[in-house]
Molecule: c-di-GMP-I riboswitch aptamer
Organism: Bacillales bacterium UBA3566
RNA sequence: GUAUGACAAAGCUAAACCCGGAGCGAUCCGGUGACAGAAAACUAUAGGGUCUCACGUUAGACAGCCAGUUGCCUUA
Repeated sequence: GUAUGACAAAGCUAAACCCGGAGCGAUCCGGUGACAGAAAACUAUAGGGUCUCACGUUAGACAGCCAGUUGCCUUA
């Protein structure tokens, strides 16, 4: 550097439900929780897609849908 995620170690994130808050909404923030994830890290004016509304000649949301970029550990 490339491939791999079976086993192992160390750590990480945290779905749904519920509670509080923000927003018209998608959704977001905090708490709780533990479904799951080997990129569930980062990227949303400038790939595709989905979703929302007050439909905008810069309107918004989603990266835990695909994608792009970077990277820890294991094994080969």